[in-house]
């Protein structure tokens, strides 16, 4: 330093104002919001150099690769009910569905920096909902510490 089995704790923001209606934070104008890893020409610090500049950390995408919550399925297992091999639940592993970005400008190089103007956001309830309310004190992508096993 890499590693391997745990444990414990964190782990998702958001409708000013205003139209119309009987009724909308749901429909119009308008306003607001961005999980988790990576990648990164952003910004910052150490360090080494006379200097150019190197090396090393931090840090930088809602629309770039991935991924999670919701949803559907195979399987396999538990319960339950009967006509005994099917229904109905529940959980678990895989798998499969799952949204949206261009122009200019710099400049070897930008879907990531600046400048503008777009765009998107499960399910269920309710006047049609990214942002209210429910599942959910639930699940979780993953971070932080700690113990432990190898090398």
């Nucleotide at each position: 330093a890499a590693u391997u089995u745990c444990c414990u704790u964190c782990g998702g923001g958001g409708u000013c104002g205003g139209g119309u209606g009987a009724a909308a934070a749901u429909c119009c104008c308008a306003a607001c919001c961005g999980g988790c890893g990576g990648u990164g020409a952003u910004g910052g610090a150490a360090c080494a150099c006379g200097a150019u500049u190197g090396u090393u950390c931090c840090u930088c995408a809602g629309u770039c690769c991935g991924u999670g919550a919701c949803c559907c399925g195979c399987u396999c297992g538990g319960u339950a009910a009967u006509g005994u091999a099917u229904u109905a639940u529940c959980g678990a592993u895989c798998g499969g569905u799952g949204g949206a970005c261009c122009u200019g400008g710099u400049g070897u190089a930008a879907c990531u920096c600046c400048a503008g103007g777009a765009c998107c956001g499960a399910c269920a309830g309710u006047a049609u909902a990214g942002u209210c309310u429910g599942g959910a004190u639930g699940g979780g992508a993953g971070a932080a510490g700690g113990a432990u096993u190898u090398u």
FMN riboswitch aptamer (RFN element) from Salirhabdus euzebyi, 151 nucleotides, folded computationally. The source organism's lineage runs through Bacteria, Bacillati, Bacillota, Bacilli and Salirhabdus. Its mean pLDDT, the model's own confidence on a scale to 100, is 81.